[in-house]
RNA sequence: AUUGACGUUUGGCAAAUCUAUUGAAAGAUAGAGGCGCAAAGCUAUGGGUCUAACGGCACGUGCCUAUGAUCGCCAGGCCGCACAC
Numbered sequence: 001a002u003u004g005a006c007g008u009u010u011g012g013c014a015a016a017u018c019u020a021u022u023g024a025a026a027g028a029u030a031g032a033g034g035c036g037c038a039a040a041g042c043u044a045u046g047g048g049u050c051u052a053a054c055g056g057c058a059c060g061u062g063c064c065u066a067u068g069a070u071c072g073c074c075a076g077g078c079c080g081c082a083c084a085c
Base pairs, nucleotide, nucleotide: 012037013036017032018031019030020029021028022027035072041078042077043076045075046074047073048070049069050068055064056063057062
């Protein structure tokens, strides 16, 4: 470095929900909680998805739009733990 098997240790993270704060919202942060995850670590680089404040259009009450968000949606980049050959 590559490939494969097993699912072995120390452990790690923390879904939904609730409470508080924050935000226009999506969401985020903290505490409780634990659905799950061998990268469910970091990163907004590409795509997807969510929201629509400002802005634009319309005026039968709407539509479009990211500069906002999501890494536990997929991929890329970077870093990391354990065992065997």